[in-house]
RNA sequence: AUAUGUAAAAGGCAAACCCGGGGAAACUCGGCGACGCAAAGCUAUAGGGCCUGUAAAAUGGCAGCCAGCCGUCAUA
Numbered sequence: 001a002u003a004u005g006u007a008a009a010a011g012g013c014a015a016a017c018c019c020g021g022g023g024a025a026a027c028u029c030g031g032c033g034a035c036g037c038a039a040a041g042c043u044a045u046a047g048g049g050c051c052u053g054u055a056a057a058a059u060g061g062c063a064g065c066c067a068g069c070c071g072u073c074a075u076a
Stems, first nucleotide, its partner, number of pairs: 002076004012037002018031005035064001041069003047066002049062003
């Protein structure tokens, strides 16, 4: 550097429900809590997709859908 994630170790994130705040909504922030995650780290007007909304239209939202970029441990 490349490939892989069977086992182990260290460390990490945190779905749903419920409570409180924000928002027209999608959704989001904090608390609680662990369904899961080897990128569940980062990227959302100029990669695709999805959701809300509208007479039509995102300059609204989703990175825990794919994707792009960077990276830990182990093994080969």

Predicted 3D model of a 76-nucleotide RNA (c-di-GMP-I riboswitch aptamer) from an Acholeplasmatales bacterium. Its mean pLDDT, the model's own confidence on a scale to 100, is 81. The organism belongs to Acholeplasmatales, within Bacteria.